[in-house]
Context: one part of a larger RNA
RNA sequence: GGCGUAUGGGGAAUGCCUAGGCUCUCAGAGGCGAAGAAGGACGUGAUAAGCUGCGAAAAGCUGCGGGGAUUGGCACAUACAAAUUGAUCCGCAGAUAUCCGAAUGGGGCAACCCGGUAUAUUGAAGAUAUAUCAUCCGCAAGGAGGCAAACCCGGAGAACUGAAACAUCUAAGUACCCGGAGGAAGAGAAAACAAUAGUGAUUACGCUAGUAGCGGCGAGCGAACGCGUAAUAGCCCAAACCAUAAUGUUUACGGAUAUUAUGGGGUUGUAGGACCACGACAUUUGAGACUCGAUGAACUAGAACAAGUUGGAAAGCUUGGCCAUAGACGGUGAUAGCCCGGUAUAGGUAAAGGAAGUUAAGAUAGUGGUAUCCUGAGUAGUGCGGGGCACGUGAAACCCUGUAUGAAUCUGGCGGGACCAUCCGCCAAGGCUAAAUACUACUGAGAGACCGAUAGUGAACCAGUACCGUGAGGGAAAGGUGAAAAGAACCCUGAAUAAGGGAGUGAAAUAGAUCCUGAAACCAUACGCUU
Numbered sequence: 001g002g003c004g005u006a007u008g009g010g011g012a013a014u015g016c017c018u019a020g021g022c023u024c025u026c027a028g029a030g031g032c033g034a035a036g037a038a039g040g041a042c043g044u045g046a047u048a049a050g051c052u053g054c055g056a057a058a059a060g061c062u063g064c065g066g067g068g069a070u071u072g073g074c075a076c077a078u079a080c081a082a083a084u085u086g087a088u089c090c091g092c093a094g095a096u097a098u099c100c101g102a103a104u105g106g107g108g109c110a111a112c113c114c115g116g117u118a119u120a121u122u123g124a125a126g127a128u129a130u131a132u133c134a135u136c137c138g139c140a141a142g143g144a145g146g147c148a149a150a151c152c153c154g155g156a157g158a159a160c161u162g163a164a165a166c167a168u169c170u171a172a173g174u175a176c177c178c179g180g181a182g183g184a185a186g187a188g189a190a191a192a193c194a195a196u197a198g199u200g201a202u203u204a205c206g207c208u209a210g211u212a213g214c215g216g217c218g219a220g221c222g223a224a225c226g227c228g229u230a231a232u233a234g235c236c237c238a239a240a241c242c243a244u245a246a247u248g249u250u251u252a253c254g255g256a257u258a259u260u261a262u263g264g265g266g267u268u269g270u271a272g273g274a275c276c277a278c279g280a281c282a283u284u285u286g287a288g289a290c291u292c293g294a295u296g297a298a299c300u301a302g303a304a305c306a307a308g309u310u311g312g313a314a315a316g317c318u319u320g321g322c323c324a325u326a327g328a329c330g331g332u333g334a335u336a337g338c339c340c341g342g343u344a345u346a347g348g349u350a351a352a353g354g355a356a357g358u359u360a361a362g363a364u365a366g367u368g369g370u371a372u373c374c375u376g377a378g379u380a381g382u383g384c385g386g387g388g389c390a391c392g393u394g395a396a397a398c399c400c401u402g403u404a405u406g407a408a409u410c411u412g413g414c415g416g417g418a419c420c421a422u423c424c425g426c427c428a429a430g431g432c433u434a435a436a437u438a439c440u441a442c443u444g445a446g447a448g449a450c451c452g453a454u455a456g457u458g459a460a461c462c463a464g465u466a467c468c469g470u471g472a473g474g475g476a477a478a479g480g481u482g483a484a485a486a487g488a489a490c491c492c493u494g495a496a497u498a499a500g501g502g503a504g505u506g507a508a509a510u511a512g513a514u515c516c517u518g519a520a521a522c523c524a525u526a527c528g529c530u531u
Base pairs, nucleotide, nucleotide: 001530002529003528004527005526006525007524008523009522015516016480017479020451021450022448023447024446025445026444027443028442029440030439031147032146039100040099041098042055043054044053046078047077050074051073061094062093063092064091065090066089070082071081072080105114106113107112115133116132117131118130119129120128121127135144136143137142151182152180153179154178155177162169166216192199193198203230204229205228206227207226213221214220234432235431236430237376241264242263243262244261245260246259247258248257249256250255269410271375272374273373274372275369276368277367278366284363285362288359289358290357291356295352299347300346301345305320306319307318308317309316321338322337323327329341330340331339381405382404383403384402385401386400387399388398391417412427413426414425415424416423467474468473487515490502491501492500493499
């Protein structure tokens, strides 16, 4: 020096664990904000750095309800207090709520500075206290502003990429940006589809169907009719006509007429309505008010086991019992239906509250006639330029509109994929509308052939922290003593409050706080063999 064995150091893998995550299901909630939000700054404790709570009334104040013995948060110490005259704690309803922040008296480098007006401090200067003073919309009353995860509607709108290059095309009306709303949004009661038969608002799902089509007919894009389901709900104006009022014009003062406003009337395609005639109070619905009131917070009751045995400890094992509308789950010194908390079940009331009943303002319907009147105009349509429709200009209908034009009026108008005729369907140019559908920042309950600390969220731990960056922004590492601190009194060595050795605790201390297990690399010691 090598090899082997043994014992240690070092190191943190592995195993086990879970306080945290991930993905769903059901239910709730679907907003908060000038009555000052979200988010912060600074304060606030006997001692108080951090977190949590709270706000100069500051780990809290008041009332009501619950509850029944300890309590002064995390937090384990000392001191001092509180509590059966009911504390702490839980629920509900209030009070208080500094400064910044939409931030709103003005300013500002957020958490700061400086004002005006009124009143008060017995007058003045000055100061202080309280209140008030932003902008926009609106006649006023009043409203708006900002924040918030996704879902939704509108405006604006890429490129990488694919086409094996690339330009039409694709990606994609996606991403990003802006505006707006709601618990959903949007759509919606046929100027719709269909095809000789019919359907009857919208929305969503399954088919139809990767079909018909579109397409440098490349890459790709991609319907509808119809069928089956979910859920169902229909309505209101404008106008004709009538009335009232105001104003204007005119007048022979009786009135007439125009405009505007308000009220009645009226709402559709087998056309309807006005108008005229007839008939009538039927049918359906129903704001609001009153009564009752399921449900509903904290919370209450809530069954049934012992012995022996191993062990530090019984819930294990053995034996014999018991409960069960409860054998969900969690805990307890190892694995507990019967030890504890709970669980099934039953009860309980405040705020709140819906189903129901009574009453009831109001709304709602018919028949016939058809001379006259009405039925949404810079609209429909058309030319040019674009866009949307599965549809790239194509034979290109249909929808939207920048530009230029521009009808008809029920003997009317639009559509049925160029266009014309026939036939059929429908009534545009005003508006509202629940449900079935989408989503989950948030709350409760539950689940998992999901993870188990290099995993699972970036974050199981005081994490969007430490740290990096001028900044936008980037962004960690870090869990485990033990059943219980019983966390090692006392002694010794030592300079020692370091460290160690005894002693003691404990089942265990090679569980001693760098603490469960404790692999490998690497280091050391002892012994054996060997060069």